[in-house]
Molecule: transfer RNA
Organism: Geminicoccaceae bacterium
RNA sequence: GGAGGGGUGCCGGAGUGGUUGAACGGGCCGGUCUCGAAAACCGGUGUACCCGUGAGGGUACCGAGGGUUCGAAUCCCUCUCCCUCCG
Numbered sequence: 001g002g003a004g005g006g007g008u009g010c011c012g013g014a015g016u017g018g019u020u021g022a023a024c025g026g027g028c029c030g031g032u033c034u035c036g037a038a039a040a041c042c043g044g045u046g047u048a049c050c051c052g053u054g055a056g057g058g059u060a061c062c063g064a065g066g067g068u069u070c071g072a073a074u075c076c077c078u079c080u081c082c083c084u085c086c087g
Stems, first nucleotide, its partner, number of pairs: 001086007010026003018070001027045006046061006063079005
């Protein structure tokens, strides 16, 4: 230099155009159970900004930036990082 695969929440990982900020598992928090734990079961759990006294609500974000589309994590382009192969 060329080819292929990949980058999704705290972690793993599914999703390949239509309420999926996102399944499922793990972790974490709270609860039930227990003398107390563990296990099991139930509920909750991203970040930023904006609005609200508050409970809460809204918008954006799937490596970064553009594009296509009524609609993009999903299609196209560029860049970037990781893995494999070829020279």